[in-house]
RNA sequence: UCGCGCGGGAGAGACCCCGACGUUACGGGGCGCCGACGGGGCAAUACUCCCCAGUAACCUCUCAGGCACCAUGGACCGCGCGA
Numbered sequence: 001u002c003g004c005g006c007g008g009g010a011g012a013g014a015c016c017c018c019g020a021c022g023u024u025a026c027g028g029g030g031c032g033c034c035g036a037c038g039g040g041g042c043a044a045u046a047c048u049c050c051c052c053a054g055u056a057a058c059c060u061c062u063c064a065g066g067c068a069c070c071a072u073g074g075a076c077c078g079c080g081c082g083a
Stems, first nucleotide, its partner, number of pairs: 001083008013031001015030005032067003038063001039061003045056004
């Protein structure tokens, strides 16, 4: 460094309309929002570089995705094992 296992792990409307249902929330549409899987991009930032420029992300855009609880997912962190 890579892989596997365990643990921790955020954000954002239970909004409005319609339908169904008398529920504890579902389906569709509308607007509003989130960014820490993925994807796109360099305005600032960081790095490389003599310059031009290039690269990268926790930056940025929100395409996809997501927005009560639960569940799922989840960058990243810790521990263990293997290579």
Molecule: Glycine riboswitch aptamer
Organism: uncultured Nocardiopsis sp.